[in-house]
Context: one part of a larger RNA
Molecule: small-subunit ribosomal RNA, 3' major domain
Organism: metagenome
RNA sequence: UGACGGGGGCCCGCACAAGCGGCGGAGCAUGCGGCUUAAUUCGAUCAACCCGAAGAACCUUACCUAGGCUUGACAUCACGGGAAAAGCUGUAGAAAUACAGUGUGCGUAAGCGUCCGUGACAGGUGGUGCAUGGCCGUCGUCAGCUCGUGUCGUGAGAUGUUGGGUUAAGUCCCGCAACGAGCGCAACCCUUGUCCUAUGUUGCCAGCGGAUAAUGCCGGGGACUCAUAGGAGACUGCCGGGGACAACUCGGAGGAAGGCGGGGACGACGUCAGGUCAUCAUGCCCCUUAUGCCUAGGGCUGCACGCAUGCUACAAUGGCAGGUACAAUGGGCUGCGAUCCCGCGAGGGUGAGCCAAUCCCACAAAGCCUGUCUCAGUUCGGAUUGGAGUCUGCAACUCGACUCCAUGAAGCCGGAGUCGCUAGUAAUCGUGGAUCAGCAAUGCCACGGUGAAUACGUUCUCGGGCCUUGUACA
Numbered sequence: 001u002g003a004c005g006g007g008g009g010c011c012c013g014c015a016c017a018a019g020c021g022g023c024g025g026a027g028c029a030u031g032c033g034g035c036u037u038a039a040u041u042c043g044a045u046c047a048a049c050c051c052g053a054a055g056a057a058c059c060u061u062a063c064c065u066a067g068g069c070u071u072g073a074c075a076u077c078a079c080g081g082g083a084a085a086a087g088c089u090g091u092a093g094a095a096a097u098a099c100a101g102u103g104u105g106c107g108u109a110a111g112c113g114u115c116c117g118u119g120a121c122a123g124g125u126g127g128u129g130c131a132u133g134g135c136c137g138u139c140g141u142c143a144g145c146u147c148g149u150g151u152c153g154u155g156a157g158a159u160g161u162u163g164g165g166u167u168a169a170g171u172c173c174c175g176c177a178a179c180g181a182g183c184g185c186a187a188c189c190c191u192u193g194u195c196c197u198a199u200g201u202u203g204c205c206a207g208c209g210g211a212u213a214a215u216g217c218c219g220g221g222g223a224c225u226c227a228u229a230g231g232a233g234a235c236u237g238c239c240g241g242g243g244a245c246a247a248c249u250c251g252g253a254g255g256a257a258g259g260c261g262g263g264g265a266c267g268a269c270g271u272c273a274g275g276u277c278a279u280c281a282u283g284c285c286c287c288u289u290a291u292g293c294c295u296a297g298g299g300c301u302g303c304a305c306g307c308a309u310g311c312u313a314c315a316a317u318g319g320c321a322g323g324u325a326c327a328a329u330g331g332g333c334u335g336c337g338a339u340c341c342c343g344c345g346a347g348g349g350u351g352a353g354c355c356a357a358u359c360c361c362a363c364a365a366a367g368c369c370u371g372u373c374u375c376a377g378u379u380c381g382g383a384u385u386g387g388a389g390u391c392u393g394c395a396a397c398u399c400g401a402c403u404c405c406a407u408g409a410a411g412c413c414g415g416a417g418u419c420g421c422u423a424g425u426a427a428u429c430g431u432g433g434a435u436c437a438g439c440a441a442u443g444c445c446a447c448g449g450u451g452a453a454u455a456c457g458u459u460c461u462c463g464g465g466c467c468u469u470g471u472a473c474a
Stems, first nucleotide, its partner, number of pairs: 001474002003471003007468007015458002019421005026312008034303002042052002063298007072121001076120006087102006105112002123287002126285003132281002134276003137272001139270001144183006150159003163174003189264004194232007204221001208219003235258001238252005314414001318373007330361003335354002340349003380411001385406007427450007
């Protein structure tokens, strides 16, 4: 100087408390461990476990078995040689491939492209993240981490950065052997909330006219909503109390909005030899008729079990049936697909319109109004299983999703313990998108609808910041 303390003081954080909803019990989905296996590819331990994977039937694919190849599936170069190489047809084969037949380039030429052979070399998701770059996690959006000059100290170092107040903040004020400065904080950026201006192939009968069974449907309008740009607006600016006449804080006015308005992007010096050699790049080591490459099939989906994250429930603020409202974000060309017809349905046929504020996906659902069920393992719950189908795709046996009929399991609110959340939040309801032929999505990312309760307080638990104290630790 640090680190540590079941030392002290001060202060924060959904850290506790207050409150709401869960998890831990059930069934299923998904990931992991274990076991099994020819293989069940690999990585990941607070910070792995719906994670890499925003799509494992083949492919992917790195694993296994079997069949094959050896200048190689891919790149560059040299030498030698030939004819094009492809493609098509047939035979063998699981295919890769082999054989047979057929068959054809550009250029006047040199040669180019391609093929065969030889040699340099290729190739490796093989090892080492404890050789590395890059990127990321974590402490932590925590308020800290340093430097120049000066001063003090023999020196390590100290001071500044401590102190009194204050703040979300090393934020600001005051004081002070310090005076300044840098990286962080904040602001500048995006979005959302109000208004103004400009522009209207979206919006509006608002005002006028026309038309219809009805609809901005038409003429038309630039009012409003909205869209796209540009601007205004919030600064403790104003008033009052407190305070060192400071910083600041409390209350009030006006205002769409206050005292950081809400949300996002943004992560200091560093720590963990943290993670990743399997995104990529890369040193070294290793393989080189194989640890490379091609192909078929299988596996990654295996199941006595254990754990994690979710979904659906156990019902009456509920289930079912009928009627009836109101969104936003998005996506669409070998795509979204209206309408009509067929089918109980998944879906099929038809194919209007739309490269989309124009058409389509697309009826939002919870809600509201009626009816019914009457506490029952039930008209709760839907697992499991049998049968029949639809769609995608070369192909749904291993191993897809969905539909219909039948079947109806466990489950009556969950031990110890444990998680999330402070407001348009939790809870609850549906919608869209990426990936994608299809889909194991209940995941992820976004969007809107309805919309709470509680916070006395900081003693305690966890994590952190500052000062101080002890230390036989570094």